[in-house]
RNA sequence: GGAGCCGGCCAGGCGGCCGCGCCCGGCGUUCACGCGUCGGGUGAGGAAAGUCCGGACUCCAUCGGGCAGGGUGCUGGGUAACGCCCAGGCGUGGUGACACGUGGAAAGCGCCACAGAGAACAGACCGCCGGGGAGACCCGGUAAGGGUGAAACGGUGCGGUAAGAGCGCACCAGCACGGCGGGUGACCGUCGUGGCUAGGCAAGCCCCACCCGGAGCAAGGCCGAGCAGGGACCACGGCGGCCCGUCGACAUGGUCCCGGGUAGGCCGCACGAGGCGUCGGGUGACCGGCGUCCCAGAUAGAUGGUCGCCGCCCGUGGCCGGGCAACCAGCCACGGGAACAGGAUCCGGCUUACCGGCCGACUCCUCCU
Numbered sequence: 001g002g003a004g005c006c007g008g009c010c011a012g013g014c015g016g017c018c019g020c021g022c023c024c025g026g027c028g029u030u031c032a033c034g035c036g037u038c039g040g041g042u043g044a045g046g047a048a049a050g051u052c053c054g055g056a057c058u059c060c061a062u063c064g065g066g067c068a069g070g071g072u073g074c075u076g077g078g079u080a081a082c083g084c085c086c087a088g089g090c091g092u093g094g095u096g097a098c099a100c101g102u103g104g105a106a107a108g109c110g111c112c113a114c115a116g117a118g119a120a121c122a123g124a125c126c127g128c129c130g131g132g133g134a135g136a137c138c139c140g141g142u143a144a145g146g147g148u149g150a151a152a153c154g155g156u157g158c159g160g161u162a163a164g165a166g167c168g169c170a171c172c173a174g175c176a177c178g179g180c181g182g183g184u185g186a187c188c189g190u191c192g193u194g195g196c197u198a199g200g201c202a203a204g205c206c207c208c209a210c211c212c213g214g215a216g217c218a219a220g221g222c223c224g225a226g227c228a229g230g231g232a233c234c235a236c237g238g239c240g241g242c243c244c245g246u247c248g249a250c251a252u253g254g255u256c257c258c259g260g261g262u263a264g265g266c267c268g269c270a271c272g273a274g275g276c277g278u279c280g281g282g283u284g285a286c287c288g289g290c291g292u293c294c295c296a297g298a299u300a301g302a303u304g305g306u307c308g309c310c311g312c313c314c315g316u317g318g319c320c321g322g323g324c325a326a327c328c329a330g331c332c333a334c335g336g337g338a339a340c341a342g343g344a345u346c347c348g349g350c351u352u353a354c355c356g357g358c359c360g361a362c363u364c365c366u367c368c369u
Base pairs, nucleotide, nucleotide: 001365002364003363004362006360007359008358009357010356012310013309014308015307016306017305018304020043021042022041023040024039025038026037027036028035029034045340049351050350052349053348054347055346056345057216058215059214060213069212070211071210072209073208074088075087076086077085078084089102090101091100092099093098103207104206108205109204110201111200112199125146126145127142128141129140130139131138132137154172155171156170157169158168159167173197175194176193177192178191179190180189181188182187220267221266222265223264229258230257231256232255233254234253235252236248237247238246239245274293275292276291277290278289279288280287281286312337313336314335315334316333317332318331319330321328322327
């Protein structure tokens, strides 16, 4: 200098004018609620998104256990919890930094397209060998060689045989069992024995281990018009006229009261598994101590528009600089660009979208000293 790999961070800044939500204070108005106005404070994100997981919170259900059903899946750890994160094991790919994958297929059942003779305690298409036949060919043996296929039932050699074959033997690979050693563990190393060999799919059923009650802030609670409903009294009728009283009628009207509850309003609802700094523990995820800060709460949903200056990126041109070179910077001018996207109970994750920029660790190649 080139190529690459992994992690963390930022997401323009300042000012003028106009405008919006919420909170506090003053003034005006009002019995009050409230409204108006002025001033001050405050006002989205790394993903606020998808709503895919996990929790907090609320209501309902619930003695305990089991079955069914659903989920997760190497090991150890972190966490409120997780399908997340960290560290490790094994396998695959890469020269490497690193990336990706992950229970069990020698418990059982099932499936394995096309091609191929045959697809799972196999198989005879060609070939090879033996026998028969004049021959075409037929019968039998054979998985060493060829062919098909994603996959054809260990590899090399020697013996053996009609030809062959773990049929026998040696070595190698792999597996199972047992011993010893290391590790918390997944697992690793090593020694011995064995039969000679065991295909793939569990996101088909299944087995094993662990986890799981349901619904969700339109949860849930409080207040509560209007209309409808219920009650009391009066107006009405009978007791020969009147008042009281009593009985009746419940249709209409009036006054007062009542409960449930609609519209609507308030709470839930912003101090939290909280942010920042620092110290300590831990390889790390993370945990603990101390200090400090208060950081949106709208309800059809506010955080916007415009102008100026500066900063950033890209292209072109000019002026120079460093270096042997590749290449790397600086200043000026002109033109262009600046994304994805926005709360609605809150939090931890994952995934997806995104113009660009900054920082750090590491790897490979080449060159110089």

Notes:
This is a predicted structure of a 369-nucleotide RNA (Bacterial RNase P class A) from a Nitriliruptoraceae bacterium. The sequence was found by an Rfam model in a public genome assembly. Of the family's consensus pairs, 94% are formed in the model.